[in-house]
């Protein structure tokens, strides 16, 4: 310096006009306008996977079912989350990423295609000790009917633990020794999850639980359009009830509707648009101390930071920053010639060794110039904790591998 690995942070800035929404003054003709000032998205606001809180409904208790979960121990309001730890694998030289996790030793179910057989093994082989047939005087031989085996062979992803010896008709944990595994009991280590350590039983047992199963743990449903409040109009009821209403301010007039088929009055429950309010102080945000290996928890301190409602949070222009791409230098690194070798060491006097500069060039690198081009991914709608997916491009820390200096 160059490639790479984990965690984090930030994800454009400043002004200026011109708009939007909220809150608060102050003003008007006051369910409304108008004017100052403030304040005005995100790390994901996104999926709607999880898992709260809040809100109605339901509901003695305890069982079934259904669903979810699954290795320990810690966090947390809780979680399928987060953190640290186990055990078996993979991947990378390494930092270090990554996949699984209750029960198969007794419930049933499957296990393509080969293969005899996918779990009561018998196609091939191999044997026929014993029965049985046949030969023979017999000793024995012979046949492969009974039957006895799984070591070689073949088939598969998987075929009934291995490698030797011994033992048998043949052959096998049939017997032994080591090895590996289980299963039981101990002891150390450790909250555990396991680890180790020696003993003891021939105990040898297929695999799929993401097929049903069984075992422990949890879970009542539905959601801010949840709920609460106020409340026109229209319908309804209840009482009074003989007049109400327009022309029209009053008197006449004249038109309308009405008098038990009840105009009009006034009360009265529910409520519909509409409004108000859940809804912005909250498992809140900042920096700092202290505890811890961390997830994370405690202490003072000191802050109040969007709230639309079809839904505001933009738009334009100037300059400035990173980033890309083009060009450029009289700059600086590397490098090619200069070098068939100045100078300058040695020396057996042949010749060996050997390092520059100047100048000439480069399609690399860095620095500085100009120019263009320019800002991913995206958009709150009760609220919070997570997960997951998208995300240009800047930086900061620790760690690992290669190279150089010293």
């Nucleotide at each position: 310096c160059a490639g790479g690995u984990u965690g984090g942070u930030c994800g454009g800035g400043u002004g200026a006009u011109c708009g939007c929404a909220g809150g608060u003054g102050c003003u008007u003709u006051u369910u409304g306008g108008g004017u100052a000032c403030c304040u005005g998205a995100g790390g994901a606001a996104a999926g709607u996977c999880c898992g709260c809180a809040c809100u109605c409904c339901a509901a003695a208790g305890g069982g079934c079912a259904a669903g979810a979960u699954g290795c320990c121990g810690g966090g947390u309001a809780a979680c399928u989350c987060c953190c640290g730890g186990g055990g078996c694998g993979g991947g990378g030289c390494a930092a270090c990423c990554u996949g699984c996790c209750g029960g198969a030793a007794u419930g049933g179910g499957c296990c393509a295609c080969a293969g005899a057989a996918a779990a009561c093994a018998a196609c091939u082989g191999c044997c026929g000790a014993u029965g049985g047939c046949u030969c023979g005087c017999a000793a024995g031989a012979g046949c492969a009917c009974a039957g006895g085996u799984u070591a070689g062979g073949g088939u598969g992803a998987a075929a009934a633990g291995g490698u030797g010896a011994g033992g048998c008709a043949a052959g096998a944990g049939c017997u032994c020794a080591c090895c590996g595994g289980c299963g039981c009991g101990g002891g150390c280590a450790g909250c555990a999850a396991u680890g180790c350590c020696a003993g003891c039983g021939g105990c040898c047992a297929g695999g799929c639980a993401a097929c049903c199963c069984c075992c422990g743990u949890c879970u009542g449903g539905a959601g801010c359009a949840a709920g609460a409040c106020c409340a026109a109009g229209c319908a309804g009821g209840a009482a009074c009830a003989a007049g109400c209403g327009g022309c029209u301010g009053c008197c006449c007039g004249c038109c309308g509707c009405g008098u038990u088929u009840g105009a009009g009055u006034u009360c009265c429950g529910g409520g519909u648009a509409g409004g108000u309010u859940g809804c912005a102080c909250g498992a809140g945000c900042c920096a700092g101390g202290g505890a811890g290996a961390g997830a994370u928890c405690c202490c003072g301190g000191g802050c109040c930071a969007a709230g639309a409602u079809a839904g505001a949070u933009g738009a334009u222009c100037a300059c400035c920053c990173a980033a890309a791409c083009a060009u450029g230098a009289u700059g600086g690194g590397c490098u090619g010639g200069g070098a068939u070798g100045a100078a300058g060491c040695u020396u057996u006097c042949g010749a060996g060794c050997g390092u520059a500069a100047a100048c000439c060039g480069g399609a690399c690198c860095c620095u500085c110039g100009u120019g263009u081009u320019g800002g991913a991914c995206a958009g709150a709608a009760u609220g919070c904790g997570g997960c997951u997916u998208a995300u240009a491009g800047a930086c900061c820390a620790a760690c690992c591998u290669g190279g150089g200096a010293u």
This is a predicted structure of a 406-nucleotide RNA (Bacterial RNase P class A) from a Chloroflexota bacterium. NCBI's taxonomy places the organism under Bacteria, Bacillati, Chloroflexota. Rfam family: Bacterial RNase P class A. It is annotated as a ribozyme. The RNAcentral record of the sequence draws on ENA. The gene name in the source record is rnpB.